[in-house]
Formats: sequence, structure tokens, C1' cells
RNA sequence: GGGCCGUUAGCUCAAUGGCGGAGCAUCUGCUUUACACGCAGAGGGUUGGGGGUUCGAAUCCCUCACGGCCCA
Repeated sequence: GGGCCGUUAGCUCAAUGGCGGAGCAUCUGCUUUACACGCAGAGGGUUGGGGGUUCGAAUCCCUCACGGCCCA
């Protein structure tokens, strides 16, 4: 330098172009003498940045950044 894949909650990951979710973690309550486990609930997101297409974009297109793999 070229090619491919990836970037979404604190972490690991989902999400057919049509309400942004789950598990774990955190917090609160219930339970317990207490802790743990269990149960119920809550908070937490500029979907890596920018632009474009579209009535509508996490999703499609372009570009930039970062990470991984391969080729040279």
C1' cells in the first nucleotide's frame, strides 16, 4: 500500500428499512436474625465521527477514525 471482517448500555452480544433490546453487572424493594441465593422493579444509549439516499436509517451508499485477520 491492497483486500476482508468488526465498532450498539459498564461488560458480552441481539435487533426484516418502521417503538433501540437481552444476559451479566449497578441501584431499590420483597424474602432472611444477617449474608448469599431467589423474586419484583428501576436507572443506564449522540447505535465510533461526518455526509448522502429514503416518508422513515443501528440497518443501504460514500468518507474518516479505531481494532482484528490475510496479501504484498